[in-house]
RNA sequence: GCGGGUAUAGUAUAGUGGCAGUAUGCGACCUUCCCAAGGUUGAGGCACGGGUUCAAUCCCCGUUACCCGCU
Numbered sequence: 001g002c003g004g005g006u007a008u009a010g011u012a013u014a015g016u017g018g019c020a021g022u023a024u025g026c027g028a029c030c031u032u033c034c035c036a037a038g039g040u041u042g043a044g045g046c047a048c049g050g051g052u053u054c055a056a057u058c059c060c061c062g063u064u065a066c067c068c069g070c071u
Stems, first nucleotide, its partner, number of pairs: 001070007010024004018054001026042005047063005
């Protein structure tokens, strides 16, 4: 330099053109003499820019970071 892949909550991970879920962690409350365990509830997320579309996390283009292969 070329090709391919990945990027979703603090962490791990699913998802699909129409409300973004799960687990764990965090806060509050309940339970308990206390702790642990358990229950209810809340906050928190689609790497960045542009395009297509009535509507984009999803499709297209570019950028960035990382991974794999080739030279």
Molecule: transfer RNA
Organism: Candidatus Falkowbacteria bacterium CG10_big_fil_rev_8_21_14_0_10_43_11